[in-house]
């Protein structure tokens, strides 16, 4: 210095000026429920997203069990909680690195599945091959007993070759007519048993000729979990007008306040009209933001994570606000310097938390492993 690779930060700034926007408090105006001035003070994100798991919180259900739906699945540990998250084991992979992925319980209980291809795909089978007792064929040799090669064939075979993602354990050596766990070695696997370890599982020593092909994000079988709906939950208040209930009830409304006149609905009811309760609707309040909280030492822990002490209050809405310009500081490039130019990308709360995932910038700092140069 290259070139992998994993992690972590930051996602411009308690800056300052103008001018603007929304909460909340504070103060005054106008005005009569809204409007505005002035002062404080807060005012998006690492994902605020996707709604994919986990909880709080709500209301409904629900003596107690138990099947189905669905979920999860390799040991431990974290955690309120998880399908997350940390160590750790095994398997694959990349260069047997660093480090990545891995539904990673069960195929010896059943039942299914396997397209094309090939002879055959789960039970055996044999296209090309090998090899081959026999033969009265055919060639050659013959010592006339035969022999040797050829064809033809009963049967052997599973080396070899060919087909597939897969072919009935690998690989050598023996052996044989050829073969073949037939038999032996080392290797896998099974089964026992020792040891090591908290387990996952790792070692080791007999054994057994190998049986039980393959697929469980097929059904399934095992073990564990698991009611339901979700802030448009939910709780409070509560008009008009149209129903319902109850009390009075002969009068009651318009025509300008009065009288008078006119003129409408009623007048013992099928009863105008007044007044009261009650349910629901618009409407308004709550639920609402101090939480499994954020920072920042120290203790415990490989670690995720606890615990402990200080300290901080951080949107909260109408689905509607959270900007914009300059100017300083900080980063980045070029530039010997002065000083130029840039700060880009995803994306945007809406009951709140822990996680995943998925987009997405200019960067910047660290671990690690390889190569290479030099001391």
């Nucleotide at each position: 210095c290259g070139g992998g690779u994993u992690g972590c930060g930051a996602g411009u700034g308690u800056g300052g000026a103008u001018c603007g926007c929304g909460g909340c408090g504070g103060u005054g105006a106008a005005g009569g429920u809204u409007u505005u001035g002035c002062c404080g003070u807060c005012g998006a994100g690492g994902a605020a997203a996707g709604u994919c798991c986990g909880a709080g919180c709500u209301c409904c259900a629900c003596a107690g069990g138990g099947c189905a739906c669905g979920g999860u699945g390799c040991c431990g540990g974290g955690u309120a909680a998880c399908g997350c998250c940390c160590g750790g084991g095994c398997g694959c992979c990349c260069a047997c690195a660093a480090g990545g992925c891995g539904a990673c319980g069960g195929a010896a209980a059943g039942u299914g599945c396997a397209g094309c291809a090939g002879a055959a795909a789960g039970c055996a089978a044999a296209c090309c091959g090998c090899c081959g007792a026999u033969g009265a064929c055919c060639c050659g040799g013959u010592u006339c007993g035969c022999c040797g090669g050829g064809c033809a064939c009963a049967g052997g075979u599973a080396a070899g070759g060919g087909u597939g993602a897969a072919a009935u354990g690998g690989u050598g050596c023996g052996g044989u007519a050829a073969g073949a766990g037939c038999g032996c070695a080392c290797c896998g696997c099974g089964c026992u048993u020792c040891c090591g370890g908290a387990g996952a599982c790792g070692g080791g020593a007999g054994u057994g000729g190998c049986a039980u092909g393959g697929c469980g994000a097929a059904c399934c079988c095992c073990a564990c979990c698991c009611g339901g709906a979700g802030c448009a939950a939910g709780g409070c208040c509560a008009a008009a007008u149209a129903g319902g209930g109850g009390a009075c009830g002969a009068g009651g409304g318009g025509c300008u306040g009065c009288c008078c006149g006119c003129u409408c609905c009623g007048c013992u009811a099928a009863g105008a009209g007044u007044c009261c309760c009650g349910g629901g609707u618009a409407g308004g309040c709550u639920g609402c933001u101090c939480g499994a909280g954020g920072u920042c030492a120290c203790c415990g822990g490989u670690a995720a994570c606890g615990g402990c002490g200080a300290u901080c209050c951080c949107a909260g809405a109408g689905a509607a606000a959270u900007g914009a310009u300059c100017c300083c500081a900080u980063c980045c490039g070029c530039u010997u310097a002065c000083g130029c130019g840039g700060a880009g990308a995803c994306a945007g709360a809406a009951c709140u938390c822990g996680g995943c995932u998925u987009a997405u910038u200019c960067c910047g700092c660290a671990g690690c492993c390889c190569g290479u140069a030099c001391a």